[in-house]
């Protein structure tokens, strides 16, 4: 001098959950947790409580169960892309 590497975000695919409404997103509030290899650290991520708002169901079969096609600012895994501001460290 250059590089690697996080939480997380996004896209695709698979497997799920829900459409008898949870989940997701928004706002307020409290105390915490995790967070490149190490240390501390955000308000970036997650968890509690409260409030408001909000959705797409359909077909077959049918006693129930169940199957298929769609839908949801849906969960999860893999892959690709993006990806720590400080100090120390690692590789070349």
């Nucleotide at each position: 001098u250059a590089g690697a590497g996080u939480a997380a975000g996004u896209a695709u695919u698979g497997c799920g959950c829900g459409u008898a409404a949870a989940g997701u997103g928004u706002c307020u509030u409290g105390a915490g947790g995790a967070u490149g290899g190490g240390a501390a650290g955000u308000u970036g991520c997650c968890u509690g409580a409260g409030a408001a708002c909000g959705a797409a169901g359909g077909a077959g079969a049918u006693u129930c169960a169940u199957u298929c096609c769609a839908c949801g600012a849906u969960g999860u895994a893999a892959u690709g892309c993006u990806g720590c501001g400080u100090c120390c460290g690692c590789u070349a």

This is a predicted structure of a 92-nucleotide RNA (THF (Tetrahydrofolate) riboswitch aptamer) from uncultured Novisyntrophococcus sp. Taxonomically the source falls in Novisyntrophococcus (Bacteria, Bacillati, Bacillota, Clostridia). The sequence is in RNAcentral, with records from MGnify. Rfam family: THF (Tetrahydrofolate) riboswitch aptamer. Rfam's curators write: Tetrahydrofolate (THF) riboswitch was first reported for Ames et al. as an RNA motif in 5' untranslated (5'-UTR)regions of folate transport and biosynthesis genes in Firmicutes genomes. The coordinates come from a structure-prediction model, not an experiment, and the mean pLDDT is 79.